[in-house]
């Protein structure tokens, strides 16, 4: 750094999605060491056990016990004393510390945090420095002892005592208050110096060193507290607020301060976002990124906040206090029911949640902490170990030799490839691993190590003990094979899987990483896809419909100031880890040590003044003013006109109008349409009229008046920057639409009706109500579009035109408008292009993938209808733009063609053939299917063929190959016998070659044979079609970014991309054509068997002969045309072969090859028989007809081209005929098939189902054949159907053609109404290209590209999905009114109690203190109304998805009504 994926293809826009890196993970598979790190992200749920904060006898009174000794009493037991234990444990007063350290992130959007600052508004125990001092007394209360309560917990009474506990008095350097006062310094002060008054200390202890006490000042270090600045989301939260905002006074704190209170005043916050709502510890930092930035905030470190839920204070220096008190609340426990106890978000553990997350582990030895003089004690802090691949790192799972490239495995074109030097096999080494010795630093001057017998180090011993995991279509490195058959499954994005799947799944092989490996989650990146670096808005999403404007944001020349923003310097600081650089230490790393560095929009100071901002004082280009021309549908009223329509009278007039593609409804003999005359009443304003003016849009179009806006030009008199743009806000705003009232000619939503139509709710007609007009008044929207905001400035040129100004006419200049082409320059393009979409300023609106939706909710506005504003669940991998190449159109232009038309014979009717479809059937094998299957494959199905069906037989096989064994009366012939046949059977006969080894044949075995079995969508080859249609491409330039274009287009021509010509194209290739056969004329040669003969007929063979050569006319005077001449033939002379790139997954695996499947006593093969020919029907191609241009009887005349030996067969006889004899002659220009028939001549038939027409059916024969019964042809004789020229509708021919006549040949034994040749006879028509059909070129459009037999829309139906509304049903959450109020400070009160001081007459009293009673606050609790936000709710709405569902055709081409 890219990539994939929209399209037939490009360019663009745009999204989706990968490759990268991280992780407190977690899942799957696996799994050998070590070192450094990590480790409840859920349930701030609940907790069983243990430990986590105690210490001090140098502060102080008391002080056990077991248990040792020894003693006394005693019979031992045993009792008691004395010492030791010990002034020791426990316990208490009374000090300090339990406000550290450790956990956790609920809560908190706030000065909580970060970063700077301020405190002249403050505190500070332990700690250090300095000054000062400790003098005199008093009275208590725990421990204890004693009584009482009670289960407990623990209460309570009496009594005794110490102290560094408690209290009074004294003393005050220095403190505090008061009132006076100097100095200084400040926005205000402390603060000194200094006066008076009044007020407050102390504590001991001791090992005599000290270590404590009290006051007061400083210091370190902690700490309150105020502030500027900085970091979330919603405005679908827009107004919040009554202690709210300020003053006074007080009260309250360490301490300011509405922190509290009375009592004034009515402020205070907000669009730079208050309030409300969601969510949330905050930073150092992590994690990405090139960076700017996104994301995160676990371990580590600084902050803060919590501590079961919530209130509240006590104590203290410090707390409103994790392992302290009190109350309420939940919740476990115990309990003797009466009433207690508790707090793991401290270490371990548990249980519950989950996807998940560790020992009830060892020491205080290191480091730090509490207390202590100290010794020590405590310390789940912390140092170590356990566990987990959770992470990073670093080692290893072996190194060398070693081809017969072993065997196996897998492919395989069978030859080999390959796993593979890989193994085996020699050799070496020992990182680890085993055993075994040994053994640390950490530890200070000594003792003392939890880790730990660990790290490390020696010896030994043997490759020993150690390799997985993901992929392998493309991105994305890696391929084959076998399974599977849109199944299983597979996928991150496209997508892959329907019989050959490199994409399932298995194997082998391969790539990648490697003790891992892959997947999932999640953030960043790639995405410059939120653009500050760094995007856009004419068509892709994206300029408000237009304008006023207030905030805001920008903003002319030139000067001086002062210096806020800018810039430099220096100062502070910005903890420390982290990064980054250097350079140390563990064997490297990791990890760590030591330096330097970096890091703010910070702050303070001292400076520059250039730009900005500001202040002053000016200019005159911008901007506005004057004054003098000017055009004009600009706007409003209010008068006026004339055409025309329709209506009303009257008049003439006499059927019919009228409207349509074509009709009907309508209207008309009650007089219309049509004509004149007169009138009525709305509405709109022909010509002029233009690419014209005018306006901000929207509009705006008879005339005159009247009122009134804007704009140009000229001239430079004035004013001095007055100005642009503008979120809100405000006005204007087409149609339709809505209110009141009016009006209403003609038009005409709905509605009637008539037609079209499958239908017709419409398109067309005939009538119509709103409505369109006025007033007012409302609605605010349209593709309000130039799809292009508003203003300034610059940047070639051409041309039309409007207004105006200079100019002598023009011509030409200048201003300001409204078109056009166009430089350059932009843009995906397409295009814009002084009217920019070019170059650049300013401000504003806007967009971020489709749909879901411009839709819900919710607010705001509106009478309503409806507007503005504006999501989400869900789903899809595109959805777009622009242009290109087809392809299509009921789009256009040119132009062919038996394509229509003109014509001639025809099929569509009938009977018969044949094919084919259905249907039957044991079976009717199988293939062909719109032109381009259907007299097709089959040039010929009685068996054969024959693939099918029945039945019978066979199994190395009817046929090849190869290899081993075997075989000599062997291979081969085969007779009785069975049998439909195959075949079985086997008397009997009976070999070949030979180098003498054999071979060949036969048998037997093993590989294999064999399939007309599947698959024309695996395929080859051949073969249809478009189509003998003129087209199809290359190569070089060229143009385009690109598909691509150009050439090949265009003007002409022509059958033709045939030719000329012109052209950014020159040229060439496959295709036309033409080189080839046949055929017409002709010359030559040559000639048998043609000919009666010959130079000639005919045969055969080289030649010739036509080329638009000549000639006139057209015509670019090219290409050509068009008429003529000559010629046998003339513009391709007829006719054949000859088929471009390419389409149709067009036919064929049954004609042949063949890949894969599949089958092998059977899908193979053999044989009999049958079937393929079946027949209610439908269709396709032909035959014969229906008659008289004919049928039929006789007589007559003329062919081509082809067969021919298992062949053709003559003449002759026979037979009515097929035929039969018969057998000459021909391997054929000799012979033969073989008489051509239509015709012509000459009879008869006379319009009929017949002397037409021949089906059909009966007898009688014939040929061919092993064999015609199912199933042949032919003949004679008899039989004589149907049909009287054929609906809609289709088909062939443009000339030696159709037609109509016979003939021949393949095939074949036999069978032709098919084919395939061949000649006789021998027409008709064609104006012309508007239509159908197919096709060429141009062009247009296009949402098509599986290409219009596309592509697509809606509504029902069915199903999943999320989601909106809904009577109602439930819960959360923060207020907020009342009522009620713990515990607890604060005030009252003084009922009761009362040791220390006063006082006293020793009773008392006071003073202060406890209790209690009470007030406000107040945590909670109840009540109730609402709010705001969640579920769920019958029913109801859209909405998305989903297989081939049903209805229509709405849109894309003029989509058929744009």
């Nucleotide at each position: 750094a890219g990539a994939g994926u929209u399209u037939g293809a490009u360019c663009c826009u745009g999204g989706c999605u990968c490759a990268g890196g991280a992780u407190g993970a977690a899942c799957g598979c696996u799994g050998g060491c070590g070192g450094c790190g990590u480790g409840c992200c859920u349930a701030a749920u609940a907790c069983a056990u243990g430990c986590a904060a105690g210490u001090c006898g140098a502060a102080c009174g008391a002080g056990a016990a077991c248990g040792a000794c020894g003693g006394u009493a005693u019979u031992u037991a045993u009792a008691u004393c004395g010492u030791c234990u010990a002034g020791u444990a426990a316990a208490g007063u009374g000090g300090c510390g339990g406000a550290c350290g450790g956990g956790u992130g609920a809560g908190u959007a706030a000065c909580a945090c970060g970063u700077g600052g301020a405190u002249g508004a403050c505190c500070u125990a332990c700690c250090c420095c300095g000054a000062a001092g400790a003098g005199c007394g008093g009275g208590a209360c725990a421990a204890c002892c004693u009584g009482u309560g009670g289960a407990a917990a623990c209460a309570c009474g009496g009594g005794c005592u110490a102290a560094u506990a408690c209290c009074g008095c004294a003393u005050a350097a220095g403190c505090u208050c008061a009132c006076g006062g100097c100095u200084u310094u400040u926005a205000g002060a402390a603060a000194c110096a200094u006066g008076u008054g009044a007020g407050a200390a102390a504590a001991a202890c001791u090992c005599c060193g000290g270590u404590g006490c009290u006051u007061c000042g400083g210091g370190a270090g902690g700490g309150g507290u105020c502030u500027g600045c900085g970091g979330c989301c919603c405005a679908u939260c827009a107004g919040c607020u009554a202690g709210u905002u300020g003053g006074u006074g007080a009260g309250g704190u360490a301490a300011u301060g509405g922190c509290u209170c009375a009592c004034c005043a009515a402020g205070g916050c907000a669009g730079a976002g208050a309030c409300g709502g969601a969510u949330a510890g905050g930073g150092g930092g992590c994690c990405u990124g090139a960076g700017a930035g996104g994301g995160u905030g676990a371990u580590c470190c600084c902050c803060c906040a919590c501590a079961c839920g919530g209130g509240a204070a006590c104590u203290g220096a410090g707390a409103c206090a994790c392992g302290g008190u009190c109350c309420c609340g939940a919740c476990u426990c115990c309990u003797a029911c009466g009433g207690g106890a508790g707090g793991c978000a401290g270490c371990a553990g548990u249980a519950a949640g989950g996807a998940a997350u560790a020992u009830u582990g060892c020491a205080c030895a290191a480091u730090g902490g509490g207390c202590g003089a100290a010794a020590g004690c405590c310390u789940g802090a912390u140092g170590c170990a356990g566990c987990a691949a959770c992470g990073c790192c670093g080692c290893g799972u072996g190194c060398c030799u070693g081809a017969u490239g072993a065997a196996g495995g897998c492919c395989u074109u069978c030859g080999g490839g390959u796993c593979g030097u890989a193994a085996a096999a020699g050799g070496c080494u020992u990182u680890u691993c085993u055993g075994g010795c040994u053994g640390a630093a950490g530890a200070g001057g000594a003792u003392g190590g939890a880790c730990a017998g660990u790290a490390g180090g020696c010896c030994a011993g043997g490759a020993a003990u150690a390799a997985g995991c993901g992929u392998c279509g493309g991105c994305u490195a890696a391929c084959u094979a076998c399974g599977u058959g849109c199944c299983a499954g597979c996928a991150g994005c496209c997508g892959c899987g329907g019989u050959a799947a490199a994409a399932c799944g298995u194997a082998g092989g391969a790539c990648g990483c490697a003790a891992g490996c892959g997947u999932u989650a999640u953030c960043c990146g790639g995405a410059u896809u939120u653009a500050c670096u760094g995007g856009g808005c004419g068509u892709a999403a994206a300029g408000c419909g237009c304008a006023g404007g207030c905030a805001g944001g920008c903003g002319g020349c030139a000067a001086a100031g002062a210096a806020a923003g800018u810039c430099g310097g220096a100062u502070g600081u910005g903890a420390a880890a982290u990064c980054u650089c250097c350079u140390g230490g563990c064997u490297c790393a990791a990890c760590u040590g030591g330096g330097a560095g970096a890091g703010g929009c910070c702050a303070u100071u001292c400076g520059a003044a250039a730009c900005u901002a500001c202040u002053u004082a000016g200019c005159u280009a911008g901007a506005g003013g004057a004054c003098a021309g000017c055009a004009g549908a600009g706007g409003a009223a209010c008068a006026c006109g004339g055409a025309a329509u329709u209506c009303c009278g009257g008049g003439u007039g006499g059927a019919g109008u009228g409207g349509u593609g074509a009709a009907a409804u309508g209207c008309g003999u009650a007089g219309a349409u049509a004509u004149c005359c007169g009138g009525a009443g709305g509405a709109a304003c022909a010509c002029c009229a233009g690419a014209g003016g005018c306006g901000a849009a929207g509009g705006c179009g008879g005339u005159g008046u009247u009122c009134u806006g804007g704009g140009c030009u000229g001239u430079a008199c004035c004013u001095g920057a007055c100005g642009c743009u503008g979120a809100a806000c405000u006005g204007c705003g087409a149609a339709a639409g809505c209110g009141u009232g009016g009006g209403u000619a003609g038009c005409g939503a709905a509605c009637g009706g008539g037609a079209u139509u499958a239908g017709a709710a419409a398109c067309c007609c005939c009538g119509g109500u709103a409505g369109u007009c006025c007033a007012c008044g409302c609605u605010g929207u349209a593709a309000a579009c130039g799809a292009u905001g508003u203003c300034c400035g610059c940047u070639a040129g051409g041309u039309g035109u409007u207004g105006g100004g200079c100019u002598u006419a023009a011509a030409g200049c200048u201003c300001a408008g409204c078109g056009u082409c166009g430089a350059a320059g932009c843009a995906a393009a397409c295009g814009c292009g002084a009217u920019a979409a070019g170059c650049g300023g300013a401000c504003c609106g806007c967009c971020u993938g489709g749909g879901g939706a411009g839709u819900a909710c919710g607010g705001c506005c509106g009478c309503a209808a409806g507007g503005c504003u504006a999501a989400a669940a869900c789903u899809c991998a595109a959805a777009g733009g622009a242009a290109u190449u087809g392809a299509c159109g009921g789009g256009g232009g040119c132009c062919c063609g038996c394509a229509c038309a003109a014509g001639c014979a025809g099929c569509g009717g009938a009977g018969c053939g044949u094919g084919u479809g259905g249907u039957u059937u044991a079976a009717u094998u199988c293939g062909a299917g719109g032109c381009a299957a259907c007299g097709c494959g089959a040039a010929g199905a009685a068996c054969c063929u024959u693939a099918c069906c029945u039945g019978g037989g066979u199994u190395u096989g009817a046929c090849a190959u190869a290899u081993g064994a075997g075989u000599g009366g062997u291979a081969c012939c085969a007779a009785a016998c069975u049998g439909a046949a195959a075949a079985g059977g086997g008397c009997g006969g009976g070999a070949c070659c030979u180098u003498c080894g054999g071979g060949a044949g036969c048998u037997c075995a093993u590989a294999c044979a064999g399939g007309u079995g599947c698959u024309g969508c695996a395929u080859g080859g051949c073969u249809g079609u478009c189509g003998u249609c003129a087209g199809c491409u290359c190569g070089u330039g060229c143009c385009g970014u690109g598909a691509g274009g150009u050439g090949u287009u265009c003007g002409g021509u022509u059958a033709a991309g045939u030719c000329c010509g012109c052209a950014a194209a020159c040229g060439a290739g496959c295709g036309c054509a033409a080189c080839c056969c046949c055929u017409a004329u002709u010359g030559c040669c040559a000639g048998u068997u043609a000919c009666a003969a010959g130079u000639g007929u005919c045969u055969g063979g080289c030649g010739a002969g036509a080329c638009u050569g000549c000639c006139g006319g057209c015509u670019u005077c090219a290409a050509g045309u068009u008429g003529g001449a000559g010629g046998a033939a003339g513009g391709u002379g007829g006719g054949g072969a000859u088929g471009a790139c390419g389409u149709c997954a067009a036919g064929u695996c049954a004609g042949c090859a063949u890949g894969g499947c599949c089958u092998u006593u059977a899908u193979a093969u053999c044989c009999a028989g049958g079937g393929c020919u079946a027949c209610a029907c439908a269709c396709a191609c032909g035959c014969u007809a229906c008659a008289a241009u004919g049928g039929c009887c006789g007589g007559u005349a003329c062919a081509a081209a082809g067969g021919g030996c298992a062949g053709c067969g003559a003449a002759g006889c026979c037979g009515c005929a097929a035929g039969g004899u018969g057998g000459a002659g021909c391997g054929a220009a000799u012979c033969u098939c073989a008489c051509a028939a239509a015709g012509c001549c000459g009879g008869u038939c006379u319009c009929a189902g017949u002397u037409c027409g021949g089906a059909u059916u009966g007898c009688a024969g014939g040929c061919u054949g092993c064999a015609a019964u199912u199933c042949g042809c032919c003949u004679g004789c008899a039989u004589g159907a149907a049909g009287u020229c054929g609906g809609a509708g289709u088909u062939g021919c443009u000339a030696g053609u159709a037609a109509c006549c016979g003939u021949g040949c393949g095939u074949c034994a036999g069978c032709a109404c098919a084919g395939c040749g061949c000649g006789g006879u021998g027409a008709a028509u064609a104006c012309g290209u508007u239509c159908c059909c197919g096709g060429g070129c141009c062009u247009u459009g296009u949402a098509c590209a599986c290409a219009c037999c596309g592509c697509c829309c809606g509504u029902c139906a069915c199903g999943u999905c999320a989601u909106g509304g809904a009577a109602g049903c439930u819960g959360g959450u923060a207020a907020c009114a009342c009522c009620u109020g713990a515990a607890g400070u604060c005030g009252g009160u003084g009922g009761g109690c009362u040791a220390a001081c006063c006082u006293u007459u020793a009773c008392g009293g006071g003073g202060g203190g406890c209790c209690g009673c009470u007030g406000c606050c107040u945590a909670g609790g109840g009540u109730g109304g609402g709010a705001c936000u969640g579920g769920u709710g019958a029913c109801u709405g859209g909405g998305a998805c989903g297989a081939a569902g049903u209805c229509g055709u709405a849109a894309c081409a003029a989509g058929g009504u744009a």
About this RNA: This is a predicted structure of a 1458-nucleotide RNA (small-subunit ribosomal RNA) from a metagenome. RNAcentral holds the sequence, with entries from SILVA. The coordinates come from a structure-prediction model, not an experiment, and the mean pLDDT is 84.